[in-house]
Context: one part of a larger RNA
RNA sequence: AGCAGUGUCUUGUCAUUCUUCUUGAAGCAAGAGCCAGGGAGUGUAUUGGAGUGGCGAGCCGAAAGGCGCAGCGAAAGCGAGAGCACGCAGUAUACGAGGUGCAUGGUAUGAAAAUGCCUGAGUCACUCUUUUACGACCCGAAGCCAUUGUGAACUACGCGUGACUAGGGCGAAGCUAGACUAACGUCUGGUGGAGGCCCGCAACCUAUUAUGGCAUGCCCUAUUGGGUGAGUUACGUGUAGCGGCGAUAUACCUAUCGAACAUGGCAAUAGCGGGUCCCCUCUGAAGUAUCUUUAGGAUAGCUUUGGGUUAGCUUGCGUAUGCGGUAGAGCGACCGACUGGUGGGAAUUGUGUCGUAAGGCACAGCUCACCUAUCAAACUCCGAAUGCAUGCGCUGCGUAGAUCCCAAGAGUCGGCGAUACUGGGUAAGCUAGUACCGCGAGACUGCAAAGAUAGUGAAUAAGGUUAAGGUCCCCAAAUCCGGAUUGAGUGUUCUAAAAGUCGGGAGUAUCAUAGACAGCUGGGAGGUAGGCUCAGAAGCAGCCAUCCUUUAAAAAACGCGUAAUAGCGUACCAGUUGAGGUGCUCCUCACUGAAGAUAUACGGGGCUAAAUCCGGUACCGAUACCCUAUCGUGCGCAAGCACGGGUAAGAGGGCGCAUGGCGUGGCAAGAAGUACCUUCGAAAGAAAGUAUGGACCACGUCAUAGAGAAUAUCCUGGU
Numbered sequence: 001a002g003c004a005g006u007g008u009c010u011u012g013u014c015a016u017u018c019u020u021c022u023u024g025a026a027g028c029a030a031g032a033g034c035c036a037g038g039g040a041g042u043g044u045a046u047u048g049g050a051g052u053g054g055c056g057a058g059c060c061g062a063a064a065g066g067c068g069c070a071g072c073g074a075a076a077g078c079g080a081g082a083g084c085a086c087g088c089a090g091u092a093u094a095c096g097a098g099g100u101g102c103a104u105g106g107u108a109u110g111a112a113a114a115u116g117c118c119u120g121a122g123u124c125a126c127u128c129u130u131u132u133a134c135g136a137c138c139c140g141a142a143g144c145c146a147u148u149g150u151g152a153a154c155u156a157c158g159c160g161u162g163a164c165u166a167g168g169g170c171g172a173a174g175c176u177a178g179a180c181u182a183a184c185g186u187c188u189g190g191u192g193g194a195g196g197c198c199c200g201c202a203a204c205c206u207a208u209u210a211u212g213g214c215a216u217g218c219c220c221u222a223u224u225g226g227g228u229g230a231g232u233u234a235c236g237u238g239u240a241g242c243g244g245c246g247a248u249a250u251a252c253c254u255a256u257c258g259a260a261c262a263u264g265g266c267a268a269u270a271g272c273g274g275g276u277c278c279c280c281u282c283u284g285a286a287g288u289a290u291c292u293u294u295a296g297g298a299u300a301g302c303u304u305u306g307g308g309u310u311a312g313c314u315u316g317c318g319u320a321u322g323c324g325g326u327a328g329a330g331c332g333a334c335c336g337a338c339u340g341g342u343g344g345g346a347a348u349u350g351u352g353u354c355g356u357a358a359g360g361c362a363c364a365g366c367u368c369a370c371c372u373a374u375c376a377a378a379c380u381c382c383g384a385a386u387g388c389a390u391g392c393g394c395u396g397c398g399u400a401g402a403u404c405c406c407a408a409g410a411g412u413c414g415g416c417g418a419u420a421c422u423g424g425g426u427a428a429g430c431u432a433g434u435a436c437c438g439c440g441a442g443a444c445u446g447c448a449a450a451g452a453u454a455g456u457g458a459a460u461a462a463g464g465u466u467a468a469g470g471u472c473c474c475c476a477a478a479u480c481c482g483g484a485u486u487g488a489g490u491g492u493u494c495u496a497a498a499a500g501u502c503g504g505g506a507g508u509a510u511c512a513u514a515g516a517c518a519g520c521u522g523g524g525a526g527g528u529a530g531g532c533u534c535a536g537a538a539g540c541a542g543c544c545a546u547c548c549u550u551u552a553a554a555a556a557a558c559g560c561g562u563a564a565u566a567g568c569g570u571a572c573c574a575g576u577u578g579a580g581g582u583g584c585u586c587c588u589c590a591c592u593g594a595a596g597a598u599a600u601a602c603g604g605g606g607c608u609a610a611a612u613c614c615g616g617u618a619c620c621g622a623u624a625c626c627c628u629a630u631c632g633u634g635c636g637c638a639a640g641c642a643c644g645g646g647u648a649a650g651a652g653g654g655c656g657c658a659u660g661g662c663g664u665g666g667c668a669a670g671a672a673g674u675a676c677c678u679u680c681g682a683a684a685g686a687a688a689g690u691a692u693g694g695a696c697c698a699c700g701u702c703a704u705a706g707a708g709a710a711u712a713u714c715c716u717g718g719u
Stems, first nucleotide, its partner, number of pairs: 017032004033719006043134003048129008058067003071078002083102004090095002105118005137275004144265003148262003156239009165229001167199003170195001174191007204226002209222002212220002214217001241257001243253002250259001278654006288300005301412002303409006312397002316394008328382001329380002336375002340371006349364006415439003419435006444455003459630003463626003469620003472605003478617001480616006491607002499592003503589001504587008519576005525549003530544003555570001558569003631644005655708001658704009673692004678687003
């Protein structure tokens, strides 16, 4: 650095773990503790293609038969000729395998002209690649189904046989004694012992509360609730999943319940998520269009590989001829907005006003003319630049094969950033676009650190020169040169505005030793209290005028003041003092405005230049450029020339494990394996040596494939 932590930075040392999805990951995204072993494009049939080989108008098959040798047409049906010219390679003015064009031929349509399709290389096998069907690269659902089974040891309800419920309290009915009553009956006392009654840390059941406890368990402790009842409980037994049971909570049916569990269908399906194993070389994308079932796919675009043909192609510039309606501009050229004014008009409208009314007048609105102020993405009488198309010329590329054509394999269909120009939005590290470059897929150097910025496109190695950027020390190179500015640590690769500044600089004007500016001392008067107004108005409430005189100078008065006077200053003048003063304009400088969290904070130290501006010279500085050497790829007979960043992806060449055939070998004078070390190779890897080990192993070639692991919350074991 908006940063507490990590990281950057500082300090002796070290330093963003890999993989993945992604526009973007060291990330505040997912996965991986470590080690060993296991672990993912396979098989059959099949489509298209490439390579190699056999035979060839045939090939294959035991055969049936398949493909090919004839096509055209909806069909009935009909049914193929080999001529001329050009011309690549090559030989050389012409010939010319292939090739191209035209004619001829077959057929369909048509009256015809004409147009479409067609006119002699296949087939079989192997290898590779690809298509389709199957589990189809591997792993992963929730689920669905079953004339398959297991469960009521938990729990729900039922049935059978049993068991349990301390203690205390309240005191129903009934009965009884006495009293009362004509009687029914009533009252009082006693007795009695009812109740989904009461109290209850009894047992037992339950599970309210707790920031309780730890051993973190549907546990413990304390506490709440029930505790003769629809009570609790033991054992036995019954009910079964398209079901049971249920004082219904969709509760319970063995820690499983909106449909148990096991097994099977089954490798269910997954356009979704994760994973997918050695090396090197060459090329190298896309996030766009259309349709859609819109996280996916198809076709096109962009890409790779192979083949064919053969001479042009066109990045840029110039020129010529066309196309166009943007920027701008304009609107008395439409269209639609949109100012004010003057004048006129009137069938009609509104308001106000006058009037009994008819109606009048004024204003507004409408409309016409003139003057005047303005606009438009969906206005245009106009109208660029750039652009687009075509022709020609130049440039560039191309016979070492461009452009073009054919065939086969893909990936991509989430994009993002800077700059310029637009739409939306107050704005955004916002959103929607166009153009171009970049990141994506791009290392290296600078910007402290860094994705996109500046420089520059990395085959390998050494040396030199530069780029951006720098040159006091950390830190390579100037304490370099010349001229200015700043005094604020401003600034030193940066967050700032309105508004302020007698900070500074530059320019310009003006006053000044005939004495400026400021200060100090003194004067600052008279007509007159100008006139009017007024209660008063005397320089100073207000109105009008603003003269004259004495002067060195002094206003019909700039401010304070009084009821009005008075009083105090000011302008103005003189003296004193003695050197610069006072305005205005501009600014690339500076200051205030300016507040953040562990600790100052330009990367740090520090710096008055080591800051800022203008100019100059030298140096440092990259994987750039130059030079030398080497490796590889493409092309070429060669000499040699050109090229070599790379994700998805394509193509090519190699290394290694296992097994078998053939060939050749090693080994008890010590095979494989293991440990260490050395050498070789661009790498995958290979080999020697020593020790251990104690019996198998290697090389060449061909073939076969359970053929390469660091990631899958991978599997098993160990730790």
A computed fold for a 719-nucleotide part of an RNA from a soil metagenome, annotated as large-subunit ribosomal RNA, domain II. It matches the Rfam family "Bacterial large subunit ribosomal RNA". Rfam links the family to the GO terms ribosome and structural constituent of ribosome.